[in-house]
RNA sequence: UGGGGUGUAGGCAAGUGGCAAGCCACGGGGUUUUGGUCUCCGCAUUCGUAGGUUCGAAUCCUACCGCCCCAG
Numbered sequence: 001u002g003g004g005g006u007g008u009a010g011g012c013a014a015g016u017g018g019c020a021a022g023c024c025a026c027g028g029g030g031u032u033u034u035g036g037u038c039u040c041c042g043c044a045u046u047c048g049u050a051g052g053u054u055c056g057a058a059u060c061c062u063a064c065c066g067c068c069c070c071a072g
Stems, first nucleotide, its partner, number of pairs: 001071007010024003018055001026042005048064005
């Protein structure tokens, strides 16, 4: 430099046009003498950034940025 993949919460991770599931962690409540276990609730106005398409974009398109792989 070229090609391919990938980017979603503190961590992992689903979601493939109709306003983002789940697990762990974290915060609060119940239970318990305390801790742990169990249980209930809460936690992503911005899905890497900026544009575009669309009535509507995490999702499609373009450029750029980070990371990984391959080639030179």